[in-house]
This is a predicted structure of a 76-nucleotide RNA (c-di-GMP-I riboswitch aptamer) from a Desulfuromonadaceae bacterium. Rfam family: c-di-GMP-I riboswitch aptamer. Gene Ontology term of the family: cyclic-di-GMP binding.

RNA sequence: UCACCGAAGAGGUAAAGUCAGGGAGACCUGGCGGCACAAAGUUUCCGGUCCAACAAUGGAUAGUGGGACUGUCGAA
Numbered sequence: 001u002c003a004c005c006g007a008a009g010a011g012g013u014a015a016a017g018u019c020a021g022g023g024a025g026a027c028c029u030g031g032c033g034g035c036a037c038a039a040a041g042u043u044u045c046c047g048g049u050c051c052a053a054c055a056a057u058g059g060a061u062a063g064u065g066g067g068a069c070u071g072u073c074g075a076a
Base pairs, nucleotide, nucleotide: 005074006073012037013036017032018031019030020029021028022027035063041069042068043067045066046065047064048061049060050059051058052057
C1' cells in the first nucleotide's frame, strides 16, 4: 500500500408517519420525524417488484437481489 474483516473514534445517511408542492401513475422534492444502515455513496448492466399501455415499449424503485465505479477509520 492492497485484500479480507468490522472493535473503537470522527462523522454520515434518514424508514414509517406527517405538512406543502410536482406527476396520469408508480413515485419524487423540501420541512418536521427517526426505523434502521459499514457503503442505505454513485450507476438501470442483469434479474425482481410496481406504474402506464391492447401490445410493442416507456417510466419508477439503488433502503429488492446481483454486478460495476468511488469512499472514512484501522483493533483483533
Its mean pLDDT, the model's own confidence on a scale to 100, is 88.